Predicted 3D model of a 399-nucleotide part of an RNA (small-subunit ribosomal RNA, central domain) from Candidatus Zhuqueibacterota bacterium 4484_219.
The RNAcentral record of the full RNA draws on ENA and SILVA.

Context: one part of a larger RNA
RNA sequence: CUGGGCGUAAAGGGCACGUAGGCGGACAAGUAAGUCGAAGGUGAAAUCCUAUCGCUUAACGAUAUGGACUGCCUUCGAUACUGCUUGUCUUGAGUGCGGGAGAGGGAGGCGGAAUUCCCGGUGUAGCGGUGAAAUGCGUAGAUAUCGGGAAGAACACCAGUAGCGAAGGCGGCUUCCUAACCCGUAACUGACGCUGAAGUGCGAAAGCGUGGGGAGCGAACAGGAUUAGAUACCCUGGUAGUCCACGCCGUAAACGAUGGGCACUAGGUGUUGGCCGAGCACCUAAAUUGCUUAAAUACGAAGUCAAAAUGCGUAGUGAGCAAUUUAGGUGCUCGGUCAGUGCCGAAGUUAACGCAUUAAGUGCCCCGCCUGGGGAGUACGAUCGCAAGGUUGAAACUC
Numbered sequence: 001c002u003g004g005g006c007g008u009a010a011a012g013g014g015c016a017c018g019u020a021g022g023c024g025g026a027c028a029a030g031u032a033a034g035u036c037g038a039a040g041g042u043g044a045a046a047u048c049c050u051a052u053c054g055c056u057u058a059a060c061g062a063u064a065u066g067g068a069c070u071g072c073c074u075u076c077g078a079u080a081c082u083g084c085u086u087g088u089c090u091u092g093a094g095u096g097c098g099g100g101a102g103a104g105g106g107a108g109g110c111g112g113a114a115u116u117c118c119c120g121g122u123g124u125a126g127c128g129g130u131g132a133a134a135u136g137c138g139u140a141g142a143u144a145u146c147g148g149g150a151a152g153a154a155c156a157c158c159a160g161u162a163g164c165g166a167a168g169g170c171g172g173c174u175u176c177c178u179a180a181c182c183c184g185u186a187a188c189u190g191a192c193g194c195u196g197a198a199g200u201g202c203g204a205a206a207g208c209g210u211g212g213g214g215a216g217c218g219a220a221c222a223g224g225a226u227u228a229g230a231u232a233c234c235c236u237g238g239u240a241g242u243c244c245a246c247g248c249c250g251u252a253a254a255c256g257a258u259g260g261g262c263a264c265u266a267g268g269u270g271u272u273g274g275c276c277g278a279g280c281a282c283c284u285a286a287a288u289u290g291c292u293u294a295a296a297u298a299c300g301a302a303g304u305c306a307a308a309a310u311g312c313g314u315a316g317u318g319a320g321c322a323a324u325u326u327a328g329g330u331g332c333u334c335g336g337u338c339a340g341u342g343c344c345g346a347a348g349u350u351a352a353c354g355c356a357u358u359a360a361g362u363g364c365c366c367c368g369c370c371u372g373g374g375g376a377g378u379a380c381g382a383u384c385g386c387a388a389g390g391u392u393g394a395a396a397c398u399c
Stems, first nucleotide, its partner, number of pairs: 004370003007353002012367001014202004021195003025089007033082002035078008048067002050064005092192001093189003096185005104178007111155001115151008126137002163170002207248006216242002221237004259366006267344027297315004348355002372399003381392004
């Protein structure tokens, strides 16, 4: 190399976008490059294989109108598959339309609790800290408590194997800007796809540069303890840092220690988001029916000599309540379906543990990576970086 592998034995790139390349849906026609068949030419000799023969045998050698030389070229033919060209299609992919959930990202504003500090009041001898202490703070009035003020950082409960994001990661409230995703629909495009060496971008914490900020915490450092010692663990302090802006760094147990995409392969159970169906409850609107009832108005009895006024009754419009139906919405329950996220588990798989429709099962495509331990992620070189250092990455030697 071939082969075999990459959850835990060596091995998945931290993550994405994407160039070249590799691979790529359905139907039809053409072509005939790959592919397949036939014929011809060539494939020197030696070598190789086979057969026979010659040296006593063997090695060695000779002979053959023997084979092989698996190749190349030309011509003719085949057309299933691949390629190429043309046309068509809609299921892959994308767009549109209608809905939806979310700590996704950026910027601004706001809020309360806590902490520390400052000012003032009350108040007096302790506070703090530990296994026990001490350093420390306090009669120059601390700790405690009440009122006022300032500052910075983080957002209790909600909070959930809940959600969002490619990963890193994201959590008070609100406004603006912005991205992705899910469901439904099936109007549009018509394979526009997958992967991705290079390359580019993003990338926790620590660290670096410049300028701010600095409450709490807190490497270094100092002190007190502990101890045989204690450059620690514990305590009292405390600088960088942690925070902000801009620019670097580019690493990690960057982990699911599991690259991405597509398809297929029993189930059970929980949960998140949508859609559909059924049931229940509630809300809104309309219609119908019933009940209650004010004003105007009409009628009636009473009232009056006759009227009027007033009160009463009926009708009446309006209003309120209730019921039914229809339509829409909200919530809950059940079932189905799509997308996500957990647990259990058949087949299968695995060295075992385990994995098991979110595969580590069955297949295809593309990328990255591994090849005994140490030396060593070192040296050298190259490259990136302000530096720290990163990336790439050996050998001798040794077991």